[in-house]
A computed fold for a 481-nucleotide part of an RNA from an uncultured bacterium, annotated as small-subunit ribosomal RNA, 3' major domain.

Context: one part of a larger RNA
RNA sequence: UGACGGGGGCCCGCACAAGCGGUGGAGCAUGUGGUUCAAUUCGAUGCAGAGCGAAGAACCUUACCUGGGCUUGACAUGUAGGAAGUAGAAACCCGAAAGGGCGACGACCUGUUGAGUCAGGAGCCUACACAGGUGGUGCAUGGCUGUCGUCAGCUCGUGCCGUGAGGUGUUGGGUUAAGUCCCGCAACGAGCGCAACCCUCACCCUAUGUUGCCAUCGGUUCGGCCGGGCACUCUUAGGGAACUGCCGGCGAAGAGCUGGAGGAAGGGGGGGAUGACGUCAAGUCCGUAUGCCCCUUAUGUCCAGGGCUACACACAUGCUACAAUGCGCGGUACAGAGGGUUGCCAACUCGCGAGAGGGAGCCAAUCCCAGAAAGCCGCGCUCAGUUCGGAUUGCAGGCUGCAACUCGCCUGCAUGAAGUCGGAAUCGCUAGUAAGCGCAGAUCAGCAGGCUGCGCUGAAUACGUUCCCGGGCCUUGCACA
Numbered sequence: 001u002g003a004c005g006g007g008g009g010c011c012c013g014c015a016c017a018a019g020c021g022g023u024g025g026a027g028c029a030u031g032u033g034g035u036u037c038a039a040u041u042c043g044a045u046g047c048a049g050a051g052c053g054a055a056g057a058a059c060c061u062u063a064c065c066u067g068g069g070c071u072u073g074a075c076a077u078g079u080a081g082g083a084a085g086u087a088g089a090a091a092c093c094c095g096a097a098a099g100g101g102c103g104a105c106g107a108c109c110u111g112u113u114g115a116g117u118c119a120g121g122a123g124c125c126u127a128c129a130c131a132g133g134u135g136g137u138g139c140a141u142g143g144c145u146g147u148c149g150u151c152a153g154c155u156c157g158u159g160c161c162g163u164g165a166g167g168u169g170u171u172g173g174g175u176u177a178a179g180u181c182c183c184g185c186a187a188c189g190a191g192c193g194c195a196a197c198c199c200u201c202a203c204c205c206u207a208u209g210u211u212g213c214c215a216u217c218g219g220u221u222c223g224g225c226c227g228g229g230c231a232c233u234c235u236u237a238g239g240g241a242a243c244u245g246c247c248g249g250c251g252a253a254g255a256g257c258u259g260g261a262g263g264a265a266g267g268g269g270g271g272g273a274u275g276a277c278g279u280c281a282a283g284u285c286c287g288u289a290u291g292c293c294c295c296u297u298a299u300g301u302c303c304a305g306g307g308c309u310a311c312a313c314a315c316a317u318g319c320u321a322c323a324a325u326g327c328g329c330g331g332u333a334c335a336g337a338g339g340g341u342u343g344c345c346a347a348c349u350c351g352c353g354a355g356a357g358g359g360a361g362c363c364a365a366u367c368c369c370a371g372a373a374a375g376c377c378g379c380g381c382u383c384a385g386u387u388c389g390g391a392u393u394g395c396a397g398g399c400u401g402c403a404a405c406u407c408g409c410c411u412g413c414a415u416g417a418a419g420u421c422g423g424a425a426u427c428g429c430u431a432g433u434a435a436g437c438g439c440a441g442a443u444c445a446g447c448a449g450g451c452u453g454c455g456c457u458g459a460a461u462a463c464g465u466u467c468c469c470g471g472g473c474c475u476u477g478c479a480c481a
Stems, first nucleotide, its partner, number of pairs: 001481002004477002007475007015465002019429005026320008034311002042053002064306007073130001077129006088105001092101003108121004132295002135293003141289001143284003146280001148278001153192006159168003172183003198272004203240005209234001212230001217227003243266001246260005322422001326381007338369003343362002348357003388419001393414007435457007
C1' cells in the first nucleotide's frame, strides 16, 4: 500500500422485509451429467455451464462410427516433361453410391493458313514444389465475449510531505443516481469513467397528402363505395417544448431538499444504445486470423448406411395441468409490430378436419398472411379423478421432401395415464411492472413448448435497514501478500 475480520461508522442494490406469481411433487419438451454403444462428434461446468455455441441434426449439415473408393488430391498458385480426334461426353458394363471401365459424338480462346493448316493457351496425363487437416496447445496469441458492474470509481502532471515503499490531491462538512455539485483544505490543475451530445415513446406547430374522414356537400347497388376535400386520425421529415425557469418553506445569501402553480410531461419524464483502470492464466485455435507441434495412399478427400434422437438413473430450464374468478358449445367486439415474386396467397368449390382444387390481387400505408386471444352475451356441466387433465397407445388420413423405418409436423376416430396445488429448500418482479392473453419474425423444403420482438387486459406491496447476499467510502486490528 492492499487483501481479509463471526471489528466499528456512514450509504446503496428486488439484498432482506412487505406483497404477487412461480420452481422443488406429476406428465411431457429441451439441455446436461451418468451409463450404454461400432459411434452416441466437439466445446461450455459455482455465481458468470446446462431451451448455452445450435436464429432449425431424416440425407445434406457432420466434425463421430462401419464399410466402399481417391490420391497433385474436393480447393489455390507455380515449374518441367508428355499425349493428339485433345477437353468434354450420350448409351452400355461392375457398383449401394462414390468410383472404375468402354466410349458413338465432339468442342472453346488468341494468333495464323487455301484448309482444324500450324503454333500457343485453357483443359488432360506424368513428375515435383505444394495443397489439405473442425488434428493438439485459449497456459504461446490477435480479435471478440462473459463477469464483478451502469458499480463510482481508476489515474496523471507539477508542487508539497516522507530516508524509502508511498502519501497528499481523491481525506473532511453538506449534497447527489453519480469523484454529482457546494464549502473547507499544501495543494493547483488535468485525463479515462459519471452526466450531456445519439435513438425511441409521450404533447404541440409546420410541411406532406391514391392511408384517413360524412367532419362539410352530393350520389349510393350502402362498403369511404364514387365525386369531392386534407379539417381530423395517421405517415414521414423539420422545428418547438422542461431549465428547479416561477412562487412559498428548509438550508450557510451555497450546493441542494421539500411543497405549490402552470403544463402533454416535471426535478434524471419512461425505455434503449453506451460498460473506466482492471479481476477471474475466465470463455473461444470447432466463426475467422495466427506462432509452435503433429498427420501426409493419410489425422486429407469422396460416397452409402448408421450415429449425434441410445435409457436403470440424477440435475437444470421450460410447457401443460391438477379445475367452477373453471371447462365445453354458440354468438359477438377491440391490437401492435412484422413478413411476402424460386414468395404471400383472396373469392369460390370439395373435405368433419389436416388439407386439396382454384386462380383474382399484390414487388405491397393500396393485395395477401390475418379468425388475434384473453374479453363480453347466452346455454350446459355441479365438485366428481369429473364434460378437469391430457400422457400413452391403436387405426385411418394430410403435407413437405429424391427419401419420413431408425428419426418430421399436422388431422380425424378410438384410448384415456400421472396429477386433487407439491418436503427441505429456492427464483422472478417496484408500474403500464408482475401476472394473464394471444400475434409476428429470424432460422427454415418441412419441423418451435426455445429465442427475439409486438401489442391487449392489468394488480398487490415497500413499516423499515436489525438480519442474509453483493457492493461503495472512511476508520481499526492483523501472525497474510
About this RNA
Its Rfam family is "Bacterial small subunit ribosomal RNA". Its family is annotated with structural constituent of ribosome and ribosome in the Gene Ontology.